[in-house]
The RNA shown here (c-di-GMP-I riboswitch aptamer) has 86 nucleotides and comes from a Rhodocyclaceae bacterium. The model forms 100% of the base pairs in the Rfam consensus. The sequence was found by an Rfam model in a public genome assembly. The organism belongs to Rhodocyclaceae, within Bacteria. The coordinates come from a structure-prediction model, not an experiment, and the mean pLDDT is 86. Its Rfam family is "c-di-GMP-I riboswitch aptamer". Its family is annotated with cyclic-di-GMP binding in the Gene Ontology.

RNA sequence: CGCAGUUAAGGGCAAGCCCUGAUGAAAGUCAGGGUACGCAAAGCUACCUACCUAAAGACCAAGUCUAUGGCAGAGGGGCCGCCAAG
Numbered sequence: 001c002g003c004a005g006u007u008a009a010g011g012g013c014a015a016g017c018c019c020u021g022a023u024g025a026a027a028g029u030c031a032g033g034g035u036a037c038g039c040a041a042a043g044c045u046a047c048c049u050a051c052c053u054a055a056a057g058a059c060c061a062a063g064u065c066u067a068u069g070g071c072a073g074a075g076g077g078g079c080c081g082c083c084a085a086g
Stems, first nucleotide, its partner, number of pairs: 003086001005083001007084001012039002016035008037073001043079003047076003051070002057065003
C1' cells in the first nucleotide's frame, strides 16, 4: 500500500416513538432534547433504476396524467475513510 471483515479495541451514526420549534402545495427536510431498531461505510454524492408527492400545467375532468419537487436506513454506480490479529 492492497484484499478481506470471522473475531477484537477505541469510537461513530441513529430507525421508530416522545417533547419543542422551523420550512414546504405535498412528499419530505432541518434544529434542540430523550430513548435505542439496527448499521463495517447507516460517511458524502441524485448518475441509473425503483419508490413517494402533485403545486404549476395538461386532459377523455366525482378525477386522471406528469417532476422541474423528494428519497442516500430500497438497490446499483462514483468519491473519501477507522482498525489489532490475518